Two RNAs folded together computationally: RNase P RNA and transfer RNA, 381 nucleotides in total. The coordinates come from a structure-prediction model, not an experiment, and the mean pLDDT is 77. It holds a member of the Rfam family "Bacterial RNase P class A". From the family's description: Ribonuclease P (RNase P) is a ubiquitous endoribonuclease, found in archaea, bacteria and eukarya as well as chloroplasts and mitochondria. By type it is a ribozyme.
[in-house]
RNA sequence: CGAGUUGGUCGGGUAGCGGCUCCGAGUAAUCGGGGAGGAAAGUCCGGACUUCAUAGGGCACAGUGCCUUGCGCAAGCAAGGGCGGGGCGACCCGACGGAAAGUGCAACAGAAACAAACCGCCGCAAGGCAAGGGUGAAAUCGUGAGGUAAGAGCUCACGCCGGUCCGUCGUAAGGCGGCCGGGGGCAAACCCCACUGGAAGCAAGGCCAAAUAGGGGCGGGAUGAUGCGGCCCGCGGACCGCCCGGGUUGGCCGCGUAGAUAAAUCGCUGCACAAAAACAGAAUCCGGCUUACAGACCGACUCGCAUU
RNA sequence: GGGGGCAUAGCUCAGUUGGGAGAGCAUCUGCUUUGCAAGCAGAGGGUCAGGGGUUCGAGUCCCCUUGCCUCCA
Numbered sequence: 001c002g003a004g005u006u007g008g009u010c011g012g013g014u015a016g017c018g019g020c021u022c023c024g025a026g027u028a029a030u031c032g033g034g035g036a037g038g039a040a041a042g043u044c045c046g047g048a049c050u051u052c053a054u055a056g057g058g059c060a061c062a063g064u065g066c067c068u069u070g071c072g073c074a075a076g077c078a079a080g081g082g083c084g085g086g087g088c089g090a091c092c093c094g095a096c097g098g099a100a101a102g103u104g105c106a107a108c109a110g111a112a113a114c115a116a117a118c119c120g121c122c123g124c125a126a127g128g129c130a131a132g133g134g135u136g137a138a139a140u141c142g143u144g145a146g147g148u149a150a151g152a153g154c155u156c157a158c159g160c161c162g163g164u165c166c167g168u169c170g171u172a173a174g175g176c177g178g179c180c181g182g183g184g185g186c187a188a189a190c191c192c193c194a195c196u197g198g199a200a201g202c203a204a205g206g207c208c209a210a211a212u213a214g215g216g217g218c219g220g221g222a223u224g225a226u227g228c229g230g231c232c233c234g235c236g237g238a239c240c241g242c243c244c245g246g247g248u249u250g251g252c253c254g255c256g257u258a259g260a261u262a263a264a265u266c267g268c269u270g271c272a273c274a275a276a277a278a279c280a281g282a283a284u285c286c287g288g289c290u291u292a293c294a295g296a297c298c299g300a301c302u303c304g305c306a307u308u
Numbered sequence: 309g310g311g312g313g314c315a316u317a318g319c320u321c322a323g324u325u326g327g328g329a330g331a332g333c334a335u336c337u338g339c340u341u342u343g344c345a346a347g348c349a350g351a352g353g354g355u356c357a358g359g360g361g362u363u364c365g366a367g368u369c370c371c372c373u374u375g376c377c378u379c380c381a
Base pairs, nucleotide, nucleotide: 001304002303003302004301005300006299007298008297009296010295013271014270015269016268017267018266020035021034022033023032024031025030037279041290042289044288045287046286047285048284049201050200051199052198056233057232058231059230061197062196063195064194065193066081067080068079069078070077071076082096083094084093085092086091097192098191102190103189104186105185115140118133119132120129121128122127141159142158143157144156145155146154160183161181162180163179165178166177167176168175169174205253206252207251208250215244216243217242218241219240220239227235309380310379311378312377313376314375315374318333319332320331321330327364335351336350337349338348339347357373358372359371360370361369
């Protein structure tokens, strides 16, 4: 100098003038104070809060999934580590428990997708075999040697995989060595293991006011309606569902040191600067995840080239 | 604001233990007719809303994004 990796912060400042909304003061004019975000977004998780027996139990269902420590009610986050994959590297990514508990699936092709043998090899034959060919995404663990009639984990060496086994290191995940087993894939298929979860949501819900004929019809109900919603148990104990025809469809709380029943949070000019141009705008609140984002600043590091 | 669902041919829709992308109407061509319609025969037409992941393989399973429909007091 070029190419890149990564952590963090900001995402406008200041002055003047004018405007919007809420609150307070004032008879009024007016004055004083507060006024969007890192994601307010998607609504993907969790919590607060509210209602639903008296807030209970079981099944079903749903979610999560390497280890340790810390924080947190939880969801989850952070630090360090293990394993697998990518990159020359800094570093990045991982829905990362179990396929040797069981069930299921694998189209087409192929003889065959876990139960066998098409061509083939051996053999007089009965029969034995799975080396080679060929199909496929995948063919009985791979390569080499021995062995054999031909062959085969049948045996051996090395390598891969698995193990509730042994030793050793480590808190652990796991690493290394030995021994044993011969061993295909899929769990974002059912399932198994471990842990967690009651449901619905502020249009929840509560209060006041207004209105009316608390009307008519059908059905269910102490042999238990409705209340917990998929089922059962338990608790509780009198109304409930549908249709027709009408009435009222207002206010307050919930609701906040931004804050509303139509929704404010802005505009112009000057200054410094290279410029003010990103994504986007609260609606019960909080924590996390994900997605979108012009540009600026600070720190750490890697690779290549050149020069000293 | 908060729940639920949908997106497949020009239109309306099928598509389940993941493996062939389909039906009806419409369009086009031919036959039939003096000509048209109807009828008969045939053909074309698809980013399965977009992107990523799991898998040998995705319309289908999982995640993110976009658009639309519907419910509530």